[in-house]
C1' cells in the first nucleotide's frame, strides 16, 4: 500500500426588481440555483442517493383505517442542441435552449413543513490478514 471488520467526523444551493390582483417570494416579465461516483472539468451522458408508491412486519383499533419500520422485498422518478479547439470533451470556450419529488398556501426548483431526519459518497481512527 491492499482487503475485511468495527467506530468517528463531514455530507444541497437558490426570489432581488417590476406588473396585475382583495390575496401571489406561487401567476406574467426579468433574476437566481445545481447532491454523490465515473468519464477531458457534466443540473441535461452512464450509474448512485433522496423525495413518492405498492406489499410485508410490528403497534393501536370491533371494522374501516391510522401510526411506526429498510434492523424487510419490489416499483417509479426530469431536462441539450449547434459551432469552435483538441489525440480525446453532449464535460472546456462561444451562442441558443431545457429541467427540477411530496404536503401547505392565489398555481412554488428558490417560502413553510416532514427534516436537529435520511443518505449516495468522502476523509479519518483502531483491529485482523501479519
Nucleotide at each position: 500500500a491492499a482487503u475485511c471488520a468495527a467506530c468517528u467526523u463531514a455530507g444541497g444551493g437558490g426570489c432581488g426588481g417590476a406588473g396585475c390582483g382583495a390575496a401571489a417570494u406561487u401567476c406574467u416579465c426579468c433574476a437566481c440555483c445545481g447532491a454523490c461516483g465515473g468519464u477531458a472539468u457534466a443540473g441535461u451522458c452512464c450509474g448512485u442517493g433522496a423525495c413518492g408508491c405498492u406489499u410485508g412486519a410490528c403497534u393501536g383499533g370491533a371494522u374501516a383505517c391510522a401510526g411506526u419500520u429498510u434492523u424487510a422485498a419490489g416499483c417509479u422518478u426530469g431536462a441539450u442542441g449547434a459551432g469552435g479547439u483538441g489525440a480525446a470533451a453532449u464535460u472546456c470556450c462561444u451562442c441558443a435552449a431545457c429541467c427540477g419529488a411530496c404536503a401547505g398556501u392565489a398555481u412554488a426548483g428558490u417560502c413553510u413543513g416532514g427534516a436537529u431526519g435520511a443518505g449516495a459518497u468522502a476523509a479519518g481512527u483502531u483491529g485482523a490478514u501479519a

Predicted 3D model of a 130-nucleotide RNA (FMN riboswitch aptamer (RFN element)).
It was read from a public genome assembly, where an Rfam model found it.
Model confidence (mean pLDDT): 83 of 100.
Its Rfam family is "FMN riboswitch aptamer (RFN element)". Rfam describes the family as follows. The RFN element is a highly conserved domain that is found frequently in the 5'-untranslated regions of prokaryotic mRNAs that encode for flavin mononucleotide (FMN) biosynthesis and transport proteins.